[in-house]
């Protein structure tokens, strides 16, 4: 230099192909239970969907560009 995969909550990730309310598990907080803790149960909070731009009534999803991580080729 060229090619490919990936980037979504604190962590691991689903959703993207084929546009229409961003979800789960773990973790956190609160409460219940317990002599107390753990476990269990109930509830709550937490997301500029890597950045920017475009197109669309509408974008995590489509198009362009840039950045980062990983891999391959030279």
């Nucleotide at each position: 230099g060229c090619c490919g995969a990936c980037g979504u909550a604190g962590c691991u990730u689903a959703g993207c192909c084929c546009g229409g309310u961003u979800g789960a598990g773990c973790g956190g907080c609160u409460g219940a239970c317990u002599u107390g803790u753990a476990a269990u149960c109930a509830g709550c909070a937490g997301g500029u969907c890597g950045g920017g731009g475009g197109g669309c009534c509408a974008a995590a999803u489509c198009c362009c560009u840039c950045c980062g991580u990983c891999g391959g080729c030279u």